This is a predicted structure of an 85-nucleotide RNA (c-di-GMP-I-GGC riboswitch aptamer) from Gracilibacillus sp. NCBI's taxonomy places the organism under Bacteria, Bacillati, Bacillota, Caryophanales, Gracilibacillus. The coordinates come from a structure-prediction model, not an experiment, and the mean pLDDT is 87. Of the family's consensus pairs, 95% are formed in the model.

[in-house]
RNA sequence: AUUGAUAAUGGCAAACUUAUUGAAAGAUAAGGACGCAAAGCCACGGGUCUAAAGUCGUAUGACUAUGAUUGCCGGGUUACCAAUG
Numbered sequence: 001a002u003u004g005a006u007a008a009u010g011g012c013a014a015a016c017u018u019a020u021u022g023a024a025a026g027a028u029a030a031g032g033a034c035g036c037a038a039a040g041c042c043a044c045g046g047g048u049c050u051a052a053a054g055u056c057g058u059a060u061g062a063c064u065a066u067g068a069u070u071g072c073c074g075g076g077u078u079a080c081c082a083a084u085g
Base pairs, nucleotide, nucleotide: 001084002083003082004081011036012035016031017030018029019028020027021026034071040077041076042075044074045073046072047069048068049067054063055062056061
């Protein structure tokens, strides 16, 4: 540096429930495990979700990210073990 997890030490924790928080999407904590070889970290690019404030509309509504998602994809960065070079 590359590859790999049916080896070893381990790690993380989906859905769901409870509590808190938020306008919402969601997030945090506890319980809980669907899965994950980076399911560690970073919103840089794309996608997706939400729409408080703002804009349009008589109205139902529509648009919009400065919000969110890294367990959507790509990228960046760090790292245990084994094998190969």